[in-house]
Molecule: transfer RNA
Organism: Echeneis naucrates
């Protein structure tokens, strides 16, 4: 240089182009307990790496770009 893969809450992982982006852990509050842990209930937290494109509709398609990993020369 070129090709491929990945990027989604603090962390990990889902989502066939179609409902308010789902779940686990963590965090906060409550219940329980003499207290803590465990358990149970509730809650906050995402503009899906960035900028554009196609579409009635994009995390998903297309283009460019950034970061990380891998192949090749």
């Nucleotide at each position: 240089g070129u090709c491929c893969c990945a990027g989604u809450g603090g962390c990990c992982u889902a989502a066939u182009g179609g409902a308010u982006a789902a779940g686990g852990c963590a965090c906060u509050g409550g219940c329980c307990u003499c207290c803590c842990a465990a358990g149970c209930c509730a809650g906050g937290g995402a503009u899906u790496g960035u900028g554009g494109u196609c579409u009635c509709a994009a995390g998903u398609c297309c283009c460019a770009u950034c970061u990380g990993g891998g192949g090749u020369g």